[in-house]
RNA sequence: CUGUGAUAAGGGUAAACCUGCCAAAAGGCAGGGACGCAAAGCAAUAGGGUCUAAGGUGCUAUUAAGCACUAUGACAGCCUGGCUGCCGCA
Numbered sequence: 001c002u003g004u005g006a007u008a009a010g011g012g013u014a015a016a017c018c019u020g021c022c023a024a025a026a027g028g029c030a031g032g033g034a035c036g037c038a039a040a041g042c043a044a045u046a047g048g049g050u051c052u053a054a055g056g057u058g059c060u061a062u063u064a065a066g067c068a069c070u071a072u073g074a075c076a077g078c079c080u081g082g083c084u085g086c087c088g089c090a
Base pairs, nucleotide, nucleotide: 002090003089004088005087012037013036017032018031019030020029021028022027035077041083042082046080047079048078049075050074051073055070056069057068058067059066060065
């Protein structure tokens, strides 16, 4: 430097759920909590995909609102790709 993740060592992180706050929501932040993760580290201006629908558009409808479409919103613990990285082995 490249490949690789059996055996370790030192560790790291933190799903669901609960509490509080933010948000229209998806979701995010903090505390608790651990399902897991060899990149479950970074990046949403690399490409897909998924979620939400405030606002907007269209339709319906008659007292109460609903339905459909749409991201400018969100997800990196959805996938591929990119960048960075501990240790072991070859």